[in-house]
RNA sequence: GAAGCAAGCCAGGCGAUCGCUGCGUCACUUCGGUUGCGCAGAGGAAAGUCGGGACUCCAUAGGGCAGCGUAGCGGGUAACCCCCGUCCACCGCGAGGUGAGGAUUAGAGGAACAGUGACGAUGCCGUUGCGAGAAAUCGUGAUGGAGUGAAACGGCCAAUCUCUACGCGGAGCAACACCAAAUAGGCAGACGUUGACGUGGCCCACCGAGUCUGCGGGUAGGUGGCUCGAGCCCUGCGGCAACGCAAGGCCUAGAGGAAUGAUCGUCAUAGCCCGCAAGGGCCGUAACAGAAUCCCGCUUAUCGGCUUGCUUCACAC
Numbered sequence: 001g002a003a004g005c006a007a008g009c010c011a012g013g014c015g016a017u018c019g020c021u022g023c024g025u026c027a028c029u030u031c032g033g034u035u036g037c038g039c040a041g042a043g044g045a046a047a048g049u050c051g052g053g054a055c056u057c058c059a060u061a062g063g064g065c066a067g068c069g070u071a072g073c074g075g076g077u078a079a080c081c082c083c084c085g086u087c088c089a090c091c092g093c094g095a096g097g098u099g100a101g102g103a104u105u106a107g108a109g110g111a112a113c114a115g116u117g118a119c120g121a122u123g124c125c126g127u128u129g130c131g132a133g134a135a136a137u138c139g140u141g142a143u144g145g146a147g148u149g150a151a152a153c154g155g156c157c158a159a160u161c162u163c164u165a166c167g168c169g170g171a172g173c174a175a176c177a178c179c180a181a182a183u184a185g186g187c188a189g190a191c192g193u194u195g196a197c198g199u200g201g202c203c204c205a206c207c208g209a210g211u212c213u214g215c216g217g218g219u220a221g222g223u224g225g226c227u228c229g230a231g232c233c234c235u236g237c238g239g240c241a242a243c244g245c246a247a248g249g250c251c252u253a254g255a256g257g258a259a260u261g262a263u264c265g266u267c268a269u270a271g272c273c274c275g276c277a278a279g280g281g282c283c284g285u286a287a288c289a290g291a292a293u294c295c296c297g298c299u300u301a302u303c304g305g306c307u308u309g310c311u312u313c314a315c316a317c
Stems, first nucleotide, its partner, number of pairs: 001313010012267007020041006027034002043288001047299002050297005055172004067168005072086005087101001088099004102163002107161002109157002124145009176224004186215006198207001231250003235246004268285001271282004
């Protein structure tokens, strides 16, 4: 210098103006809110909803069957189909990568083509025993051999059923809890065919079967659940590592038909154009993408760029 392998990181910065959501606070308020000020406001995947949990309800989720999942060995973790270490097998010159990697003397099932014969037993060649036969030869057994094939009587396949060990109850924040209109049912009470209510300040007449109050379930709607948590940062210690422990520091969206946006200036990057060069101009922040109860993982998508360690080859000293 070229080509690679592995691990990790960033995802424009700063400032101004106008909006949106939440919280705090002052003032006003018709108590529904409004205004001013301050603070905070998407991601490494918020995605797929694939694995595991927290939490909630169903019976306290216990035993059995069915079903599903996992599978070398050891470790990590709240847990895992996750992660780490290591053995073995395969791939790569290598750094490294990949692996559904338990069991076939419990049983069943399966094996293309070639081959005499392929999972139970054979119909190739040689030698030979026994039986039949006058013989050729036939039947049956032993032994050796060639060839085919992944595999030739002793093995293989469990990503075929099966067996073993271990794990898994179901539904999910639209869980669940609370408050609670209108309307129609329900229950109770009062009044009412001796005429209630409608009906008006009162009375009468007419009409004619319900009316009123309370309770309860429950819908719309509202509130909680809701974000302080297996949390984040940094340092030290233990461990090969995953990870654990200790000290210090920090508070970092909580909307809910669903806010997180727009414009301008400036710096910096990519791209394009001009120029021999110095430099100048254009574009306008770039890809994948958009929280919805939360967390740990996996998988998938992704412009451009950075860091560290290592490998192979070439060259120079």